[in-house]
This is a predicted structure of a 1510-nucleotide RNA (small-subunit ribosomal RNA) from a Chloroflexota bacterium. Its mean pLDDT, the model's own confidence on a scale to 100, is 85. It was read from a public genome assembly.
RNA sequence: AACUCCGAUGGAGAGUUUGAUCCUGGCUCAGGACGAACGCUGGCGGCGUGCUUAAAACAUGCAAGUCGAACGGGUUCCCCGAUUCGUCGGGGGACUAGUGGCAAACGGCUGAGUAACACGUAGGCAACCUACCCUGGAGUGGGGGAUAACUACUCGAAAGAGUAGCUAAUACCGCGUACGCUCAUCUUCCCCUGGGAAGAUGAAGAAAGCAGCAAUGCGCUCUAGGAGGGGCCUGCGUCCGAUUAGCUAGUUGGUGAGGUAACGGCCCACCAAGGCGACGAUCGGUAGCUGGUCUGAGAGGACGAUCAGCCAGACUGGGACUGCGACACGGCCCAGACUCCUACGGGAGGCAGCAGUUAGGAAUUUUGGGCAAUGGGCGAAAGCCUGACCCAGCAACGCCGCGUGGGUGAUGAAGGCCUUCGGGUCGUAAAACCCUUUUACAGGGGAAGAUAAUGACGGUACCUUGUGAAUAAGCCCCGGCUAACUACGUGCCAGCAGCCGCGGUGAUACGUAGGGGGCAAGCGUUGUCCGGAUUUACUGGGCGUAAAAGGCUCGUAGGUGGCUCGUCCAGUCGAGCGUGAAAUCUCCCGGCUUAACCGGGAGAGGUCGUUCGAUACUAGCAGGCUCGAGGCCGGUAGAGGGAAGCGGAAUUCCGGGUGUAGUGGUGGAAUACGUAGAUAUCCGGAGGAACACCAGUGGCGAAGGCGGCUUCCUGGACCGGUUCUGACACUGAGGAGCGAAAGCGUGGGGAGCGAUCCGGAUUAGAUACCCGGGUAGUCCACGCCGUAAACGGUGGGCACUAGGCGUCGGGGGUAUCGACCCCUCCGGUGCCGCAGCUAACGCAUUAAGUGCCCUGCCUGGGGAGUACGGCCGCAAGGCUAAAACUCAAAGGAAUUGACGGGGGCCCGCACAAGCAGCGGAGCGUGUGGUUUAAUUCGAUGCAACGCGAAGAACCUCACCUAGGUUUGACAUGCUGGAAGUAGAACCCCGAAAGGGGAACGACUCGUAAAGUCGAGAGUCAGCACAGAUGCUGCAUGGCUGUCGUCAGCUCGUGCCGUGAGGUGUUGGGUUAAGUCCCGCAACGAGCGCAACCCUCGGCGUUAGUUACCAUGUCUAGCGCGACUGCCGGUACUAAACCGGAGGAAGGUGGGGAUGACGUCAAGUCAGCACGGCUCUUACGCCUAGGGCUACACACACGCUACAAUGGCCGGUACAGAGGGACGCCAAGGGGUGACCCGGAGCAAAUCCCAUCAAAGCCGGUCUCAGUUGGGAUUGCAGGCUGCAACUCGCCUGCAUGAACGAGGAGUUGCUAGUAACCGCAGGUCAGCACACUGCGGUGAAUACGUUCCCGGGCCUUGUACACACCGCCCGUCACGUCAUGAAAGUUGGAGACGCUUAAAGCCGGUGGGCUAACCCGCAAGGGAGGCAGCUGUCUAGGGCGGAGCCAGCGAUUGGGACGAAGUCGUAACAAGGUAGCCGUACGGGAACGUGCGGCUGGAUCACCUCCUUU
Repeated sequence: AACUCCGAUGGAGAGUUUGAUCCUGGCUCAGGACGAACGCUGGCGGCGUGCUUAAAACAUGCAAGUCGAACGGGUUCCCCGAUUCGUCGGGGGACUAGUGGCAAACGGCUGAGUAACACGUAGGCAACCUACCCUGGAGUGGGGGAUAACUACUCGAAAGAGUAGCUAAUACCGCGUACGCUCAUCUUCCCCUGGGAAGAUGAAGAAAGCAGCAAUGCGCUCUAGGAGGGGCCUGCGUCCGAUUAGCUAGUUGGUGAGGUAACGGCCCACCAAGGCGACGAUCGGUAGCUGGUCUGAGAGGACGAUCAGCCAGACUGGGACUGCGACACGGCCCAGACUCCUACGGGAGGCAGCAGUUAGGAAUUUUGGGCAAUGGGCGAAAGCCUGACCCAGCAACGCCGCGUGGGUGAUGAAGGCCUUCGGGUCGUAAAACCCUUUUACAGGGGAAGAUAAUGACGGUACCUUGUGAAUAAGCCCCGGCUAACUACGUGCCAGCAGCCGCGGUGAUACGUAGGGGGCAAGCGUUGUCCGGAUUUACUGGGCGUAAAAGGCUCGUAGGUGGCUCGUCCAGUCGAGCGUGAAAUCUCCCGGCUUAACCGGGAGAGGUCGUUCGAUACUAGCAGGCUCGAGGCCGGUAGAGGGAAGCGGAAUUCCGGGUGUAGUGGUGGAAUACGUAGAUAUCCGGAGGAACACCAGUGGCGAAGGCGGCUUCCUGGACCGGUUCUGACACUGAGGAGCGAAAGCGUGGGGAGCGAUCCGGAUUAGAUACCCGGGUAGUCCACGCCGUAAACGGUGGGCACUAGGCGUCGGGGGUAUCGACCCCUCCGGUGCCGCAGCUAACGCAUUAAGUGCCCUGCCUGGGGAGUACGGCCGCAAGGCUAAAACUCAAAGGAAUUGACGGGGGCCCGCACAAGCAGCGGAGCGUGUGGUUUAAUUCGAUGCAACGCGAAGAACCUCACCUAGGUUUGACAUGCUGGAAGUAGAACCCCGAAAGGGGAACGACUCGUAAAGUCGAGAGUCAGCACAGAUGCUGCAUGGCUGUCGUCAGCUCGUGCCGUGAGGUGUUGGGUUAAGUCCCGCAACGAGCGCAACCCUCGGCGUUAGUUACCAUGUCUAGCGCGACUGCCGGUACUAAACCGGAGGAAGGUGGGGAUGACGUCAAGUCAGCACGGCUCUUACGCCUAGGGCUACACACACGCUACAAUGGCCGGUACAGAGGGACGCCAAGGGGUGACCCGGAGCAAAUCCCAUCAAAGCCGGUCUCAGUUGGGAUUGCAGGCUGCAACUCGCCUGCAUGAACGAGGAGUUGCUAGUAACCGCAGGUCAGCACACUGCGGUGAAUACGUUCCCGGGCCUUGUACACACCGCCCGUCACGUCAUGAAAGUUGGAGACGCUUAAAGCCGGUGGGCUAACCCGCAAGGGAGGCAGCUGUCUAGGGCGGAGCCAGCGAUUGGGACGAAGUCGUAACAAGGUAGCCGUACGGGAACGUGCGGCUGGAUCACCUCCUUU
């Protein structure tokens, strides 16, 4: 190592708190079980089980009788004899009411009561009984008197009863005898509670007969023993509540007497004053106990059906009688309730026996058969009785077994469902073919159970023959947990749901279907128990922050306890014996075809008893020791406590002086004080409270707490000595004492402060924050209260386990003249840190580490530290402390974000500094609103609003009105048709579309004799389908906006962390930049930044149409140039920054294009595309007209202005970039002009738009005015485009000449060729531009700076936010629902108590009435004894009474919980905008506010101290 043997057979988790994580913690699920019930379904058999509720009430039948061999009768039958044939006598058999005996106390049922010696277990009785049975001993002699039945009479409806008479016995009663027995006395021995043996004396007490020819048998009496049964006593065990803490008068004991089978206060008299209880008495609640059953790995937990043992009960309560045995289920008496009968006078009854009925209930069976078996009673026996029992019936109620078929079978049929339309799936499933026959049905045979007979079950089990796939499948589930998915319907509806949760138009979660999964004659649901739950933790948990250390100390009981010697053997350990009933359980073997079930054997099972043994440890007893503990001696520090006295500073007040108009207060103010002199200032005085500096994570104290100085009284600690005691110790339930602040009582005191209160402010309000006043209080004395975030949120003690650095007290060493310094020991108090621990944070010799001992406390959140009760308190209130109901969480720590009226750093036309505007006017355009037949639709903070729309008169067009049309305006396919077909001038109706008519009139290809045939195009009819600017941008693609051209966003590997995650990306610098450098458990990388691209600026070079030519310019291309490259300085010798040189350009040279991961369910279904839904003679299509252009108004973006830096007139100069053929349009001409005529040129560096660009410049005029500013509005006359300018275009001329005099609050753009001003061009377009997109011209001002506003980036901090502050969230009020407390009272219940009454009955007394047995007596009669009656004690029950307890209801009332969109505020979470919270007091609509004291579980800044690193 392999193999073998032995032992052991046994433990699984998941979902749900979060954005995510770890932890704590509850809720829920998967398992098993059931005397079950309910829903759907249901073939058979075996074995079991079956009123868990009303111990409710019961009709009917049955469930305990038997013996004639105990007795006398009776009836009937048989035999014999007699007979007057009526019958009589005798005998026998059977049956039988009664007397008598035995049984009826068993068996059967039920679990109400009972918390108890009731049960279990182990013992005891020297304190007892025992019929029948077994064994042994002894005996059974002789008498007597009655009585039922029966007869007669009487009463009563009945039930029943009475009187008289007769009679028997194994019925009853004397007498005799009695070994032994019993009692008394005595003796001896053993024993030891009243035991046993032996002996002596004395006394008392027995009996029954029957059967048989007989033998004999069965009985009877006394006695001893046995067996079985019972009674009593004891140890131990046996539910919950302390919101039950005290209970007890026959109570506890004694003596005596009584009573019992027997001990005993069991009962009585007297005496004593005891007895029980925190190891839970008493009281209340609940409950039959056990073997066992279910579950569990076990330890445990729950239960106590069936079977078995014990107990208890028998309508309710009481009582005794009989008897061996009962205080008696199918007996008696009494009382009560109920039911029944009745002639109203009285009677009867007791299913918790078996069936059965009613009721209750979710729910539990036949008014069956039989004594064949087993067992029981009686009997000599035969036998009788037996609803015990054995069987059958009903019920899937449970367990077990079997079946509903098996094989072959692909056109993978039909059909269903799904589909991407290809197919897939139900599915070898079916059909079909072959086969089998368990079961079923029909026929035949036919048990065991029975040792001889006897079989209810039962013609059953079983065997056999036949028929024929024939008679036989459902239920639940399919979102996760949890195995199994699609379609349709529905649309937060209907519904589902065990938990989490599904459903608001694509639902694997609802309903249905198809399919699938699971189990199967069942399947699900509900209920209950155990499990999972280590979630009460003994096995096997916790308490710094999650729930949980008592506010602190002293100390009782209790628990625990140092070293050592001896003794003992109680605990402990070992062995033996006894017992732990049977059944059950486990194992083995066996019997039913198997199994369930059953039989046999073995095993297992106790905290049990007993004997013997062991003696380490613990305990007990006795002794010793000193290290624990304490004492003693010598020192030391200290806000330790109490009392008395003293002191100075300051505030306030009073008096006086000086002095004058303010003071005070705040964010700013006001109230307030002050000319009656304040504030300020000086002097003097009064009074109360508190003690600056020193002062320090310094000191002291048990905690609360303690701070000027002095004195007195007093507690504790530490250090040193090692002197004494000798375990004297630790903890500590109850208990006692102390106990901040607030508060209470009585009496003082009262300066300042200051709840309440009064004013003033603030505010929407302001019962607050701020300000001015100010009462209680704060202070003292005495007495209460007894609570705090009473916190280190960490109980006390002892021991052990790396260190480092401070600090306080004391000692030692070293050193010194000495104080320091340095080393070290003990005690205290801090910080950092290792191992270890921890969910993490953190703790870490002052433990939250490792152990031991003791105490307290926790068990989901809310309700609630509340109610009720009790105790305490003067009160306020405190201590103790629930439940109903409700939720699926509530929590702790840490993580990532987001946010903060947190902090730090930084950026941006963000502010500031400037320039020009907007907001006011008129007009244009867009939007809202309103209007309308329609004013189509969309866009809505930034990021909609001159946006979609780069241009609505028709068209566009989606809207409205009207007219028309239906395979359609458009696409594809199929079928069919037509030859004057398709098309179509023209005509008619019409607004057109459309409709009607119609001359004319075809095409392509193939074939071919022929237009003969076929095909196509076109067309007509029809079928598929087209079509939709209809809906959903929250089903989508694509595209876009925005944060934001912000500098960020990530990944791989490694490392750290249980994990989310972190690190990298943070830090020090720097940058426009996560740009770069340095550092670093990180090293690298990606998307972004930058660069690469385009353009402008310089130079070089090549080429060049145009241009009259050339240089140049210009155009197009190529190239060079700029890189912090060079110099200096700063910085670290870095990155980089600053300055300089050179250069056209300098630090990104200017501009553009370029938009990371993502956010906003952002925007768009109307640009397009597209899923789903919807419409289909219309939501499609065509047409005409209208509308999108409306107009009290509001907003947004613009244009033009308000004028002199100007207007007007005249003259004159200079661009760039574009466009042009249905086009741009020259010259020339006409017109005041728009424009027209005209026609050259140009597909354009050539011609044209474009003669002139405008502002500018020169000259003139106007002179500050509603003007020569401004041009709106309107009239007239024209031009142009276009089918058409009415609604509704642009332009021109003349006329008209409005508002407007620089624009409130507020707000926009811009940092240089920029703003501003000026014009030009283009796209769209027939026409229409103040818009948009481009182009050039002229050409500024300002930026100190980053405090503030806005947006953003990085780091950090707090958080109760994560839909992420537009977050979360608190309380009152209002409404609804639910449970609950209080409450005048009211109703009921159980138990105890007092008084009273008292049945039956036992016992006692009496017993004058009655009386067979025995005695006396001739008799009469008497006696003894007994009975009735009366009476006493006790007593069920009744009545009365008060007290306590429990429960129901209760007008009203208190709070509580819950409830999509109610009201008021904003308390808390960020410094939550006044930090919050705790206790207390007062106040307030409410959250709350304020005072006093306390806490950090407070952010931020500064300072101090300490620590770490260098």